A computed fold for a 72-nucleotide RNA from a Chloroflexota bacterium, annotated as transfer RNA. The sequence was found in a public genome assembly. It matches the Rfam family "tRNA". By type it is a transfer RNA. The source organism's lineage runs through Bacteria, Bacillati and Chloroflexota.
[in-house]
RNA sequence: GGACUCGUGGUCUAGUGGUAUGAUAUCGCCUUCACAUGGCGAAGAUCGCCGGUUCAAUUCCGGCCGGGUCCA
Numbered sequence: 001g002g003a004c005u006c007g008u009g010g011u012c013u014a015g016u017g018g019u020a021u022g023a024u025a026u027c028g029c030c031u032u033c034a035c036a037u038g039g040c041g042a043a044g045a046u047c048g049c050c051g052g053u054u055c056a057a058u059u060c061c062g063g064c065c066g067g068g069u070c071c072a
Stems, first nucleotide, its partner, number of pairs: 001071007010024003018055001026042005048064005
């Protein structure tokens, strides 16, 4: 330098155009004499950045940034 791939709550993750999913962690309640486990609930995401297409973009297109694999 080139090809491919990934970027989504604190962390991990699902999601191929129409309200962004779950786990874990955090907080509250129930259960216990108490703790742990368990049950119920809550909060938590400008979906890497900029632009384009579209009535509508996490999703499609272009550029940029960062990580990974391969080739030279």